[in-house]
Molecule: Bacterial small signal recognition particle RNA
Organism: Armatimonadota bacterium
């Protein structure tokens, strides 16, 4: 040093990382009564043998409000790779 080669930088994409939100799945908790069951006591009907309804108490779940090392959607990152780009920035080669 127009210009060549290369790499970092910037900037858009891709694809991954990591944070953040949503949703399903799972899982565990969850109803005095107005969800289901099963009904002790009591109550009723019945000559009786039963029956009816039907709290409490267990049991299952529902709204809910949690948990997740799963998926999947979505958003951010002075996290990483890969592409492409103007010769743009300074730089390393190379040449003078």
């Nucleotide at each position: 040093u127009a210009a060549u080669c290369g790499a970092a930088c910037u900037a858009c994409g891709g694809c991954a990382g990591c944070g953040g939100g949503g949703u399903g799945g799972u899982c565990a908790c969850g109803a005095a009564c107005c969800g289901g069951g099963u009904c002790a006591g009591g109550g009723u009907c019945g000559g009786a043998a039963g029956g009816c309804a039907g709290c409490a108490g267990c049991c299952c779940u529902a709204a809910g409000a949690g948990a997740u090392a799963c998926g999947c959607c979505u958003c951010g990152c002075g996290u990483g790779u890969c592409g492409u780009a103007c010769a743009g920035u300074g730089u390393g080669a190379a040449c003078c």